RNAcentral holds the sequence, with entries from ENA and MGnify. Predicted 3D model of a 264-nucleotide RNA (Bacterial large signal recognition particle RNA) from an Acidimicrobiia bacterium. Its mean pLDDT, the model's own confidence on a scale to 100, is 76. Rfam family: Bacterial large signal recognition particle RNA. Rfam's curators write: The signal recognition particle (SRP) is a universally conserved ribonucleoprotein involved in the co-translational targeting of proteins to membranes. Its family is annotated with signal recognition particle, plasma membrane targeting and SRP-dependent cotranslational protein targeting to membrane, signal sequence recognition in the Gene Ontology. Lineage of the source: Bacteria > Bacillati > Actinomycetota > Acidimicrobiia.
RNA sequence: CCGUGCUAGGCGGGGCGCUCGUGGUUCCCUGUACCCCAAACCCACGUCAGGGGGGCUGAAUUCCCGCUCGAGGCUGAGGCAGCCGUCAGGUACGACUCGUAGGAAGUGUCGAGGAUCGGGUCCUGCGCAACGGGAUCCCGUGAACCGAGUCAGGUCCGGAAGGAAGCAGCUCUCAGCGGGCCCUCUCGUGUGCCGCAGGGGUGCCUGAUCCGAGCCGACUACGAGCACGACCUCCUGGCGCCUCAGUCGACAGCGGGUGCACGG
Numbered sequence: 001c002c003g004u005g006c007u008a009g010g011c012g013g014g015g016c017g018c019u020c021g022u023g024g025u026u027c028c029c030u031g032u033a034c035c036c037c038a039a040a041c042c043c044a045c046g047u048c049a050g051g052g053g054g055g056c057u058g059a060a061u062u063c064c065c066g067c068u069c070g071a072g073g074c075u076g077a078g079g080c081a082g083c084c085g086u087c088a089g090g091u092a093c094g095a096c097u098c099g100u101a102g103g104a105a106g107u108g109u110c111g112a113g114g115a116u117c118g119g120g121u122c123c124u125g126c127g128c129a130a131c132g133g134g135a136u137c138c139c140g141u142g143a144a145c146c147g148a149g150u151c152a153g154g155u156c157c158g159g160a161a162g163g164a165a166g167c168a169g170c171u172c173u174c175a176g177c178g179g180g181c182c183c184u185c186u187c188g189u190g191u192g193c194c195g196c197a198g199g200g201g202u203g204c205c206u207g208a209u210c211c212g213a214g215c216c217g218a219c220u221a222c223g224a225g226c227a228c229g230a231c232c233u234c235c236u237g238g239c240g241c242c243u244c245a246g247u248c249g250a251c252a253g254c255g256g257g258u259g260c261a262c263g264g
Base pairs, nucleotide, nucleotide: 001264002263003262004261005260006259009057010056011055012030013029014028015027020046021045022044023043024042034054035053036052037051063257064256065255066254067253068252072248073247074246075245076244077243078242079241084240085239086238087237088236089235090234093229094231096225097224098223099222100221101220102219106215107214113211114210115209116208117207118206119205120204121203122199123198124197125196126195127194128192129191130189131188132187133186134185135184137180138179139178140177141176147172148171149170150169155164156163157162
C1' cells in the first nucleotide's frame, strides 16, 4: 500500500420554552435526514445527563475537533416625525337632555312678552238632541181538522112540529210573517260648534284690564349629565417596524484528527 472481516462512532442539528439541571415530546429555524412504542394535571435521565425494541452503515464525501461565514431565535438600550397592521385602555365618538355664547329666517307699537281676573279645551253626573235596537201602535197577510161566527148540501134524533152536531165556502181573529214607524215607552252609544251642576289643571287656545319691546329660533362652538360599547373617528400605551450592543447558533466552507484482527 492492497484485500477480507470487525469495532468505536453515525443514521440530523439548533433556538425559545419547561426544568434544580440535561435530553425528548409540542412551537419556530435550517433543509432531507432508518423504523416502531410512551410522553404537558408530561416522559426519560443526573454532569459520561433521554429510555426500550428492531434495522442499516462503518474508519471516512459519511465519525470527532478547531476556525470562518451566517438563516434564525433570545435579551437589553434607543427611535417611533410620518404611514400601515394588531392588541388594550380612554375624560375620544355618531344618540338624547340641559345650560352658556354667537346667530340665518320669521314675527312684533295694526301690540312682542309678562301680570291679574275669567272662559274653553279635560273628567264626572244629570238633562236635551242625534243615531241604532226592541216593545207599543197602524196597515196587510195569516188556521185542511185539533180557533170563533154564520154554516148551503149532506148526517143524526123525532110520527110530526122541530131540534142537535157540523164539512166546504164566506167573514173575523191567535201565534207567526211582511211593511210603516208621526206619536208613546225602554235599552244602548268611539255621537254633539247643545244646556245645567260639580271637579281638576296651569300644557295649549282665547276674552277683559294694566305695564310697554321684544319673542321664537335653523345652525355652530363650548360645558354638564345620561345611554350604548357592534362598528367608525380621535387620543394614549404595548407589540409588529427601524438602529445599536450582547448572546446562542442550523446549513455551508477551510484545516486537522481517529482504530482492531488476518492474509498478501